[in-house]
RNA sequence: CUUUGAUAAAGCCAAACUAUUUGAAAAAAUAGGACGGAAAGCCACGGAUCUUAGCCUAUUUUGGGACAGACCGCCGGGUUGCCUAA
Numbered sequence: 001c002u003u004u005g006a007u008a009a010a011g012c013c014a015a016a017c018u019a020u021u022u023g024a025a026a027a028a029a030u031a032g033g034a035c036g037g038a039a040a041g042c043c044a045c046g047g048a049u050c051u052u053a054g055c056c057u058a059u060u061u062u063g064g065g066a067c068a069g070a071c072c073g074c075c076g077g078g079u080u081g082c083c084u085a086a
Stems, first nucleotide, its partner, number of pairs: 002086002005083001012037002017032006035073001041079003045076003049070003055065004
């Protein structure tokens, strides 16, 4: 430097749920909590999935459309990193 995750060692993150807060919403943050994770570190670049307050349009309480937003613990990609082994 490249690859690897069988065995260790030091550690790390934190699902569901609960409380509070933000948001129209999806969802996010903080605290508790652990389902799990070798990148479950980071990035919205491609796809998938989710939301629809506002805007346009038809309608009359609903449908359609263009934006916009969410999500990296859905997949791919980019990028950074601990230890062991080869």
Molecule: c-di-GMP-I riboswitch aptamer
Organism: Sulfurovum sp.